[in-house]
RNA sequence: AGGGUUUGAUCCUGGCUCAGAAUGAACGCUGGCGGCGUGGUUUAGGCAUGCAAGUCGAACGAGAAACCAACUUCGGUUGGGAGUAAAGUGGCGCAAGGGUCAGUAAUGCAUGGCUAACCUGCCCCGAGCCCCGGGAUAACCCUGCGAAAGCGGGACUAAUACCGGCAAAGGACAUCGGUUGGACGCAUGUCCGGCCGAUCAAAGGAGGGGACCUCGCAAGGGGCCUUCCAGCUCGGGAGGGGGCCAUGUCCUAUUGGCUUGUUGGUGAGGUAACGGCUCACCAAGGCUUAUGGGUAGGCGGACUGAGAGGUUGACCGCCGACACUGGCACUGAGACACUGGCCAGACUCCUACGGGAGGCUGCAGUCGAGAAUAUUUUGCAAUGGGCGAAAGCCUGACAAUGCGACGCCGCGUGGGGGAUGAAGGCCUUCAGGUUGUAAACCCCUUUUGCGUAUUAUGAAGGGCCGGGAUGUCAAUACCAUCCCGGUUACACGACGUAAGUACGAGAAAAAGCACCGGCUAACUCUGUGCCAGCAGCCGCGGUAACACGGAGGGUGCAAGCGUUAUUCGGAAUCACUGGGCAUAAAGCGCGCGUAGGCGGCCGGUCAAAUCGGGAGUGAAAUCCUUCGGCUCAACCGGAGAACUGCUUUCGAAAAUGGUCGGCUAGAGGAUGGGAGGGGAGAGUGGAACUCAUGGUGGAGCGGUGAAAUGUUUAGAUAUCAUGAGGAACGCCGGUGGCGAAAGCGACUCUCUAGUCCAUUUCUGACGCUGAGGUGCGAAAGCCAGGGGAGCAAAUAGGAUUAGAUACCCUAGUAGUCCUGGCCCUAAACGAUGGGCACUAAGUAGAGGGGGUUCCGAUACUUUUUCUGCUGAAGCUAAUGUGUUAAGUGCCCCGCCUGGGGAGUAUGGUCGCAAGGCUAAAACUCAAAGGAAUUGACGGGGGCUCGCACAAGCGGUGGAGCAUGUGGCUCAAUUCGAUACUACGCGAAGAACCUUAUCCCGGGCUUGACAUGGCAGUGGUACUGAACCGAAAGGGGAGGGACUCCGAAAGGGGAGCUGUCACAGGUGCUGCAUGGCUGUCGUCAGUUCGUGUCGUGAGAUGUUUGGUUAAGUCCUUUAACGAGCGAAACCCAUGCCCUUAGUUCUACCGGGUCAAGCCGGGCACCCUAAGGGGACUGCCCAUGUAAAUGGGAGGAAGGUGUGGAUGACGUCAAGUCCUCAUGGCCCUUAUGCCCGGGGCUGCACACGUGCUACAAUGGCCGGUACAAAGGGAUGCCAAGCCGCGAGGUGGAGCCAACCCCGCAAAGCCGGCCUCAGUUCGGAUUGAAGGCUGAAAUUCGCCUUCAUGAAGUUGGAAUCGCUAGUAAUCGCGAAUCAGCAAUGUCGCGGUGAAUAUGUUCCCGAGCCUUGUACACACCGCCCGUCAAGCCACGAGAC
Repeated sequence: AGGGUUUGAUCCUGGCUCAGAAUGAACGCUGGCGGCGUGGUUUAGGCAUGCAAGUCGAACGAGAAACCAACUUCGGUUGGGAGUAAAGUGGCGCAAGGGUCAGUAAUGCAUGGCUAACCUGCCCCGAGCCCCGGGAUAACCCUGCGAAAGCGGGACUAAUACCGGCAAAGGACAUCGGUUGGACGCAUGUCCGGCCGAUCAAAGGAGGGGACCUCGCAAGGGGCCUUCCAGCUCGGGAGGGGGCCAUGUCCUAUUGGCUUGUUGGUGAGGUAACGGCUCACCAAGGCUUAUGGGUAGGCGGACUGAGAGGUUGACCGCCGACACUGGCACUGAGACACUGGCCAGACUCCUACGGGAGGCUGCAGUCGAGAAUAUUUUGCAAUGGGCGAAAGCCUGACAAUGCGACGCCGCGUGGGGGAUGAAGGCCUUCAGGUUGUAAACCCCUUUUGCGUAUUAUGAAGGGCCGGGAUGUCAAUACCAUCCCGGUUACACGACGUAAGUACGAGAAAAAGCACCGGCUAACUCUGUGCCAGCAGCCGCGGUAACACGGAGGGUGCAAGCGUUAUUCGGAAUCACUGGGCAUAAAGCGCGCGUAGGCGGCCGGUCAAAUCGGGAGUGAAAUCCUUCGGCUCAACCGGAGAACUGCUUUCGAAAAUGGUCGGCUAGAGGAUGGGAGGGGAGAGUGGAACUCAUGGUGGAGCGGUGAAAUGUUUAGAUAUCAUGAGGAACGCCGGUGGCGAAAGCGACUCUCUAGUCCAUUUCUGACGCUGAGGUGCGAAAGCCAGGGGAGCAAAUAGGAUUAGAUACCCUAGUAGUCCUGGCCCUAAACGAUGGGCACUAAGUAGAGGGGGUUCCGAUACUUUUUCUGCUGAAGCUAAUGUGUUAAGUGCCCCGCCUGGGGAGUAUGGUCGCAAGGCUAAAACUCAAAGGAAUUGACGGGGGCUCGCACAAGCGGUGGAGCAUGUGGCUCAAUUCGAUACUACGCGAAGAACCUUAUCCCGGGCUUGACAUGGCAGUGGUACUGAACCGAAAGGGGAGGGACUCCGAAAGGGGAGCUGUCACAGGUGCUGCAUGGCUGUCGUCAGUUCGUGUCGUGAGAUGUUUGGUUAAGUCCUUUAACGAGCGAAACCCAUGCCCUUAGUUCUACCGGGUCAAGCCGGGCACCCUAAGGGGACUGCCCAUGUAAAUGGGAGGAAGGUGUGGAUGACGUCAAGUCCUCAUGGCCCUUAUGCCCGGGGCUGCACACGUGCUACAAUGGCCGGUACAAAGGGAUGCCAAGCCGCGAGGUGGAGCCAACCCCGCAAAGCCGGCCUCAGUUCGGAUUGAAGGCUGAAAUUCGCCUUCAUGAAGUUGGAAUCGCUAGUAAUCGCGAAUCAGCAAUGUCGCGGUGAAUAUGUUCCCGAGCCUUGUACACACCGCCCGUCAAGCCACGAGAC
């Protein structure tokens, strides 16, 4: 300090979310020790039991018992126990301490003041006093009632209990009243004196004592003296309280008015005291962020935060309030009283039913509710409190302990060495890697824990004894204070031998939790397969999940770790610090104006606010700094700083403010002019329209994309004339004018508002804004009355349509118009509130004024108001805005705070109604949104291409057949392809094989095939007869090798057998992949470097203007260059040349029935190697150029023609069945072998073809001319046989030589004559041929016979632009043969048409809109079905 998340990407707006810190926490997993803290946040719910407030015999009277001892008459007595216990009178305390936060929004709290309106027990200081009397009453005793709690009667007695008096004392001091003097203050008044009058106190107890007095026989007591404690009065103090004031103190206006003791006065009462505190009377006031509602103890502080703030008020401290609930007083210094009283209520308990008792929000504990919160512990040893003279007693305050990882802090769970990097785990590319120096093992240490021993701190005071000093005193006594010594070792420690220390043994007893897709540190395997699950946000999971579960590994923290909840932060996301409002949420529709806020220039003054100095206060604790104490730290202590505040005092006077005086630049007035659809009223006008009447006229009119409804012979439409009516005002007319906005448009008159200019004459800040308020406010709508021509919601009809409650047409009512009254909303928009000031230019328009020329028009120039455009700077997220600001500043108002729900519900208010204004929440989503970018798309635009259309030619779709596909069928009909881009496709050859277990059946199991290990055999490999079998296979008689070492024995190899690893798979996934391929598309595109522009995505380049087949080239140009594509290079073909000559044969010669048959010859043709040729090179025209048009020459002319060649990419396109390959799956089977079947099945549908329907034809006869191929398991000649397929035959040819091999259409002649035919050939029968083990399922061919449909094909649709289409035949691959009419090639004959780009399809470039980006096969709205929920109505 930021990050994630809206998008294909970007910038912005904006919400959601995360990382941090914290907690009186809870939950899950885990858990060694200690210190210090902390622990009922919920039911202020109910409570068993114990304890939490007593004490004083030195205030008072009275006073046991058990037990012990002695005595005894054995009944008891006496002494001790003991003046003890228990109880009573009395005093003090019980108002503190402790608990809780229900109530309380001010009767509270905080801060600062005031009390001249007050009180104060105990304590301290000062002054004084403490005398004399009296009558009772508890206890105890007797007695009564009652179950009890308790209550009563009688008799006795004491006090520091209660009461009276006053010598000092005609009474102090004090209080009150009167009077008087002085000093003051703050209004009432206060303080200090004098005089007069009235009123007012007490209690004793304890210790000691010489003389004297007194009582007493005495002992002794008392007086008296003295000390201490207690008592009384007054004054003062300290501390504590009461009261009052100011300021501050949560949310809500969907609470706007509240109040009658209310506000004040007079008088009285009451109080410690002021006061409506209470009462009587009088006046009618008082308050207003009031009143009401909700929530809440407040503060010091705590948490968080950079701070400002926000949240909070556990523990500790201060204040308040409460004590079962409500009320009341008594006592007292103090209470309306937590463990006091009375009354009422609820609840619980006891009861003899008559009546009683109780109050844990004290400490423990219990039940309940709850996610949740502890011991029915020890002790008064310390600190503190109450009582007491003291010892002491009491003290659940407190000190400690126990329980809880609840928090903070500290320590430990070992340290060093140790590589074969052990084993095991996990991963693996099988080499290894990792866990990991980790372990083992060796050496060492011993904190904590365990054991043994030992030693402190927390204890100082106090009592008693002795001595001393000082004070008091008559006193060396007593008492008080202090000091010293002592106390048989005076007594006192809950915690607790806990802590500390030493020693002993021993690595021993001590690690988990969360996370590992991004944010966010940390990755692999496996299981699962949109299942199970995860998730804070984004999001993971549909068979290769780093996101689910497990494991290994890693990361983080660590006796804890995570989760949940909550707060602050991040969030500048309520913005004071520190935000916004043109388009993201946000300017009221517009004026006027109240309160309020703000306000020009000069001078004087005051000092409210402001600033500075001083003083007081701001409790302590906390926080901070520093020093110190616990071994450190947490924790604790000392000191300081701070507490940013409040009050008060002194001072300053610039600006703000108050006040006084002045000014004229703001504002307003006056005078003189100006422009204008500004407003209101009255009147007038012409055009158009409709209607009425009349004339002319005679068939339609009207309306539409096309029609129809409608209207018209009862005379329409059209036209003329006249009349009536209502509404609106053409041209002028203009980003021109006026108005605050809404709005305003014929002309004239009347009334009226604003505004501009000039003069610079007047007033003298009179100003700006404006919460509430009030006025105006388009259209539609409402009420009442008029009016109603045209138009026209609703409505009717006609069309359109799947429908058409629409768009179009014909009619048509409210309404539109007028008057009066309502409504009060609009994209009421410049989506931009008003005012003032400042900040470049240029240009246009409207209204005024000045100057220049003698004047005018005009022109130029200048000034001012208004309306526009373009633009600098600046601003803005960008678009844009830019003196008419969205710039720079000031003032005031309004409004916003994610989307939806919703401008809705409810409440209030306004309205006749419609409805308006104000205005939520539950719930739900992670976005919604703005601007701009790149694409894609558009039944947007521009430009341009393509057999895209058009123009043509021929087809398909109809028929039969062939072939492929779908579907159906089947034991199986193997699989894939399946819009264009599958369907004569993979398949350039399914009878078996192919072939895929696709189906049925029979077999094999290291296998049909590869490599390696081990064992055996090695008379073994190999061969293999019988026999079984459909074959495969089984079976095994018999036969029978090779090789190395070695003399031999023996050992080994190849091979074989067995076995183990493994082979094998056309099994799955083409959505895990490589490679290859299709398509857009041979379309002209697609990118990069540097530079520049932009915040950025991106743009530029690649755009513009031309041109091209082309991003081809030229030109322009913030671009300059370059790559992949295009073109070229390559092949074929077209012309020529060179070389060569087994092809060829013109010429010469020979020769044949004929024939390049033969010798010369290479001229031609041809063949096949190399060259040439074409480049817009030349000419003309146009053009800047590129280039285009035309021409010449040329075999060929503008890429000559055809091919090969396919950019970045798209379609998760196709292929795991060509091949390769990850993962998964099968392993006596999903592998391998074999027999048979199937892939050819057939109601049907589609695609691609063939043959036809005929005369441009068919048949018969004759006859002419190719190219390109193939040939040894081959092509096969001649000859012969057969009608033919074919057979026979075998020459020749490894092929420019021989063969396939007669090309056909064509041409010549003949027949047929429009017919289902001499067209057409399907189908079927018969007989044959060939291939092949095999032709039934299921081949091809031949001959004869048969002779189906079909007479040119609906909607629709395909190909083709020239040697093309059409038509004719030929060849080849595959192949034993062939289902080939297919495919790939070859040549022969050989057209028509293109004016053109409106339309269909596809494509390219530019531009535009977009809410699309999976990109229009997009996105998205509403209704409905089904299910569920809620509400309303109805029936039962």
Annotation: RNAcentral holds the sequence, with entries from SILVA. A computed fold for a 1436-nucleotide RNA from a metagenome, annotated as small-subunit ribosomal RNA. Model confidence (mean pLDDT): 83 of 100. It matches the Rfam family "Bacterial small subunit ribosomal RNA".